TPP riboswitch aptamer (THI element) from Saccharomonospora marina, 111 nucleotides, folded computationally. The model forms 100% of the base pairs in the Rfam consensus. Model confidence (mean pLDDT): 75 of 100. The source organism's lineage runs through Bacteria, Actinomycetota, Pseudonocardiales, Pseudonocardiaceae and Saccharomonospora. The same sequence occurs in records of 2 taxa.
[in-house]
RNA sequence: CACCUCUGCCACGGGAGUCCGGCGUAGCCGGGCUGAGAGGUGGGCUGAGCCCCACGACCGUUCGCACCUGAUCCGGAUCAUGCCGGCGAAGGAAGGCUCGCGCCAUCCUUG
Numbered sequence: 001c002a003c004c005u006c007u008g009c010c011a012c013g014g015g016a017g018u019c020c021g022g023c024g025u026a027g028c029c030g031g032g033c034u035g036a037g038a039g040g041u042g043g044g045c046u047g048a049g050c051c052c053c054a055c056g057a058c059c060g061u062u063c064g065c066a067c068c069u070g071a072u073c074c075g076g077a078u079c080a081u082g083c084c085g086g087c088g089a090a091g092g093a094a095g096g097c098u099c100g101c102g103c104c105a106u107c108c109u110u111g
Stems, first nucleotide, its partner, number of pairs: 008097003011061004017033007040055005067092003073086004
């Protein structure tokens, strides 16, 4: 430097931010940004809610770049933001079985 690092089943873990306009403002509706995903369905409480429960979409499950903490952190950019970078080889973080492939060891057979 190149190639390989896979499949299925079941189970488990996790997040949903920001800006603009309008409204009858725990929010709702429309639009913009980033992203895999920015909340789809049903139910409960409420005047009103992802506030709570179940299911779904999406991402991740130790070979851990899901996500959380530090963090109301630091630098840069932006209308703004967990937008980008740093922090970060940080500290935590959720797995079993199975198909395939590769490598190693041993035994048998053949050359």